[in-house]
């Protein structure tokens, strides 16, 4: 650099069979405790970009853009 392969989802990890985007931790508020911690209860916050297919896309299809892995140069 050139080919194949995985993958990319809340601040982090992690699921979603083409039909409401979910769970833990994490932050915040609040209950509860003399104070803290635990525990409870709410509540913010996400699909790597652009096109396409579909009544509908996180999911299928093109193309690039990150990260990783194997091969060749």
């Nucleotide at each position: 650099u050139u080919a194949c392969c995985c993958g990319g989802u809340a601040g982090u990890g992690u699921a979603a069979u083409g039909g409401u985007a979910g769970c833990a931790c994490a932050g915040c508020a609040g209950a509860u405790u003399u104070u803290g911690a635990u525990u409870c209860u709410g509540c913010u916050a996400g699909u790597c970009a652009a096109g396409g297919u579909u009544c509908g896309a996180g999911c299928c299809c093109u193309u690039g853009c990150c990260g990783g892995g194997u091969a060749a140069u």